[in-house]
Molecule: SAM riboswitch aptamer (S box leader)
Organism: soil metagenome
RNA sequence: CUCAUCCAGAGAGGCUGAGGGAACGGCCCUGUGAAGCCUCGGCAACCGCAAUGACGGUGCCAACUCCGGCAGACGAAUCGUCUGGAAGAUGAG
Numbered sequence: 001c002u003c004a005u006c007c008a009g010a011g012a013g014g015c016u017g018a019g020g021g022a023a024c025g026g027c028c029c030u031g032u033g034a035a036g037c038c039u040c041g042g043c044a045a046c047c048g049c050a051a052u053g054a055c056g057g058u059g060c061c062a063a064c065u066c067c068g069g070c071a072g073a074c075g076a077a078u079c080g081u082c083u084g085g086a087a088g089a090u091g092a093g
Stems, first nucleotide, its partner, number of pairs: 001093006011040005019029003024068003041061003045058004049053001065087001070084006
């Protein structure tokens, strides 16, 4: 860079100790323990195959990618719904 997918699914323990949810704006999670590391467990999206099994390689296990921004449509009152896009994530090439 190209293609596909992103409203489903799945957490305990140990060490440690203040951040985390990509960035920004919100809104959340967090000393009833964040992030990280280790152990064990689980889920099943893509790929692989003598094996077709969650076996191997990746991935994942709060909230729709947590929501939004940009464009359009509709309804309205300063917002809502829907569609598309942007950005991002994962896999394959």